This is a predicted structure of a 102-nucleotide RNA (Purine riboswitch aptamer) from a Candidatus Bipolaricaulota bacterium. Rfam family: Purine riboswitch aptamer. The family has 133 seed sequences and 4,097 matches in Rfam 15.1. Clan: Purine riboswitches. A reference for the family is Reining et al. (2013), "Three-state mechanism couples ligand and temperature sensing in riboswitches", Nature. The model forms 100% of the base pairs in the Rfam consensus. The organism belongs to Candidatus Bipolaricaulota, within Bacteria.
RNA sequence: CUUAUCGGAAGAGCGAAUUUACGUAUAAUCCCAGUAAUAGGGUCUGGGAGUUUCUACCUCCGCACCGUAAACGCGGGGACUACUUCUAUCGACCGUUUUGUC
Numbered sequence: 001c002u003u004a005u006c007g008g009a010a011g012a013g014c015g016a017a018u019u020u021a022c023g024u025a026u027a028a029u030c031c032c033a034g035u036a037a038u039a040g041g042g043u044c045u046g047g048g049a050g051u052u053u054c055u056a057c058c059u060c061c062g063c064a065c066c067g068u069a070a071a072c073g074c075g076g077g078g079a080c081u082a083c084u085u086c087u088a089u090c091g092a093c094c095g096u097u098u099u100g101u102c
Stems, first nucleotide, its partner, number of pairs: 001100001004097001006095003014091002017089002021085001023083003026056001029049006041066002050057001058078006
């Protein structure tokens, strides 16, 4: 110097590490064009807006509405991503023993 094992300290802090809980963003939302279905239905595709912001922009349930036409609406629940702070773990750190090499 290095391998492995055990233990410890700190609770400050180290790491291209992992994780927890809040917060912020964005409303998991809106707009446009095209496309599909029809009360057992209400779809799908592309583009844009939205963030001191990368990415994402869906899913389930309920209600209402549309009397067969082209148009949907309201409410509730469930994530990911970015960043601040926070929690914990691992490693690093200290020590005992130990392996190998110089």